Predicted 3D model of an 86-nucleotide RNA (SAH (S-adenosyl-L-homocysteine) riboswitch aptamer) from Alcaligenaceae bacterium 429. It matches the Rfam family "SAH (S-adenosyl-L-homocysteine) riboswitch aptamer". Its family is annotated with regulation of gene expression and S-adenosylhomocysteine metabolic process in the Gene Ontology. The family has 52 seed sequences and 1,354 matches in Rfam 15.1. The coordinates come from a structure-prediction model, not an experiment, and the mean pLDDT is 76. The source organism's lineage runs through Bacteria, Pseudomonadati, Pseudomonadota, Burkholderiales and Alcaligenaceae. The sequence is in RNAcentral, with records from Rfam.

RNA sequence: CUGUCUGAGGAGCGUUGCGACAAACCCCGUGCGGUUUGCCAGGCUCAGACAGUAGCGUUGAUCCCCUUCAACGACGCUCACCAGAU
Numbered sequence: 001c002u003g004u005c006u007g008a009g010g011a012g013c014g015u016u017g018c019g020a021c022a023a024a025c026c027c028c029g030u031g032c033g034g035u036u037u038g039c040c041a042g043g044c045u046c047a048g049a050c051a052g053u054a055g056c057g058u059u060g061a062u063c064c065c066c067u068u069c070a071a072c073g074a075c076g077c078u079c080a081c082c083a084g085a086u
Stems, first nucleotide, its partner, number of pairs: 001052009010079006018043001021038006042072001
């Protein structure tokens, strides 16, 4: 760095449907193509584990202390949490 899995980022209901996925069909073009339907609002970030790849080069592990422990997430409603007012 990449992939998979797990956890966290408060929760529920409804609406829409980009990407991905599934099915069907279409194309002189055969692809990273197009259309329709279905499904679909943690797909993002952080942390950990496993696997792989690349680079660096001598320390690494453990313990203690300090600091930090977040940002973001279509629309509507309800609740939770915090603060304030009545």